[in-house]
Context: one part of a larger RNA
RNA sequence: AAGUAACGAUAAUGCGGGUGAAAGACCUGCACGCCGUAAGUCCAAGGUUUCCUGUUCUACGUUAAUCGGAGCAGGGUGAGUCGGUCCCUUAGGUGAGGCAGAAAUGCGUAGCUGAUGGGAAACAGGUUAAUAUUCCUGUACUCAGUUGAAUUGCGAUGGGGGGACGAAGAAGGCUACGCUGGCCAUGCGUUGGUUGUCAUGGUUUAAGUGCGUAGGAAGGUGUCUUAGGUAAAUCCGGGACAUCAAUUCCGAGACAUGAUGACGAGAGACCUUCGGGUCUUGAAGUCACCGAUACCACGCUUCCAGGAAAAGCCUCUAAGCUUCAGUUCAAUUGAACCGUACCGCAAACCGACACAGGUGGGCAGGAUGAGAAUUCUCAGGCGCUU
Numbered sequence: 001a002a003g004u005a006a007c008g009a010u011a012a013u014g015c016g017g018g019u020g021a022a023a024g025a026c027c028u029g030c031a032c033g034c035c036g037u038a039a040g041u042c043c044a045a046g047g048u049u050u051c052c053u054g055u056u057c058u059a060c061g062u063u064a065a066u067c068g069g070a071g072c073a074g075g076g077u078g079a080g081u082c083g084g085u086c087c088c089u090u091a092g093g094u095g096a097g098g099c100a101g102a103a104a105u106g107c108g109u110a111g112c113u114g115a116u117g118g119g120a121a122a123c124a125g126g127u128u129a130a131u132a133u134u135c136c137u138g139u140a141c142u143c144a145g146u147u148g149a150a151u152u153g154c155g156a157u158g159g160g161g162g163g164a165c166g167a168a169g170a171a172g173g174c175u176a177c178g179c180u181g182g183c184c185a186u187g188c189g190u191u192g193g194u195u196g197u198c199a200u201g202g203u204u205u206a207a208g209u210g211c212g213u214a215g216g217a218a219g220g221u222g223u224c225u226u227a228g229g230u231a232a233a234u235c236c237g238g239g240a241c242a243u244c245a246a247u248u249c250c251g252a253g254a255c256a257u258g259a260u261g262a263c264g265a266g267a268g269a270c271c272u273u274c275g276g277g278u279c280u281u282g283a284a285g286u287c288a289c290c291g292a293u294a295c296c297a298c299g300c301u302u303c304c305a306g307g308a309a310a311a312g313c314c315u316c317u318a319a320g321c322u323u324c325a326g327u328u329c330a331a332u333u334g335a336a337c338c339g340u341a342c343c344g345c346a347a348a349c350c351g352a353c354a355c356a357g358g359u360g361g362g363c364a365g366g367a368u369g370a371g372a373a374u375u376c377u378c379a380g381g382c383g384c385u386u
Base pairs, nucleotide, nucleotide: 013031014030015029016028017027018026032383033382034381035380040363041362042361043360046343047342050341051075052074053073054072055071056070060068061067080141081140082339083338084337086119087118088117092113093112094111098107099106100105122139123138124137125136126135142335143334144333145332146331147330148329149328150327151326152325153321154320158316159315160314161313166303167302168301169300172296173295178289181286182203183202184201185200186199187198188196204262205261208257209256210255215250216249217248218247219244220243221242222241223240224239225238226237228236229235263285266281267280268279269278270277271276304307349358350357365377366376367375
């Protein structure tokens, strides 16, 4: 220079009460404003205690601060079913033998490893200051072991099936959600009207189990045979014959049950640090319409660029075993370990900052509308620290 520029989106504040040494910014109430395919909400990555409570205001906060993601202290993350671990493999990595190289080492078969993929099983309600598909209540499900009963050819690292997959398009079914009526509860105007075709609020309930529908797929069953499937096979594949017009498989949703339960507007009582808490009681809880990008389902049709693998699973036999083992039913026992707080389009991640930048996925109400556009608005969240 200069008490100058700046104080980081022009979404916006105003008033009452409280606390306090002190209040424009903290708490609380009322009003106003902003977002609302988000500036709401749930996950993943990443962060790693920032979460909750008490207390403090030197520093940090672009100002003040009684406040805070700041300091100090205490507390907080509960799982057979969520995710990982586990079983399986992809690309990639590694690599017994092997090949190459003077060596270091390089390549590479089997194998091993390796998720971003495949593989068993849980929902609803309640509860904490802070966790909940984890605790509690109710109702379920899965796998493995043991015991008992019944019954039977069982058995794999091998064979076969299955798992098992592209894109685009069209139509159908169906639900979620939503809207209206009905039903239930309350209200009837301090200002002209408001007992009415009035107003406000509510009308919620899962997994599982039973049934097997709309629809989709394959012709089904039996006998005989067999140069294939590295051996074998009753399995798969090839062939022949007979027989039946159906049979089997998949499959949303609806309905019933779950539920004589839970939830539920409100009402009453008690306590209160006025934030709220505890107890009791508890109405209606339905019809029609609309209707998804969700589900049936990559199911169907079409097309060419022809669209993972392996295990679990089913089946077949080999060696072998046949007091073992398998199947069914019942009872009983077990299901370890790790993650779980909080932020998560952001003041907590990546950007030196409480930085107008960047950051994958799910949900996504109402009115308008072709629409996830636009504008207004629920729930919810904010008014962007001078």
RNAcentral holds the full RNA, with entries from ENA. A computed fold for a 386-nucleotide part of an RNA from a Gammaproteobacteria bacterium, annotated as large-subunit ribosomal RNA, domain III. It matches the Rfam family "Bacterial large subunit ribosomal RNA".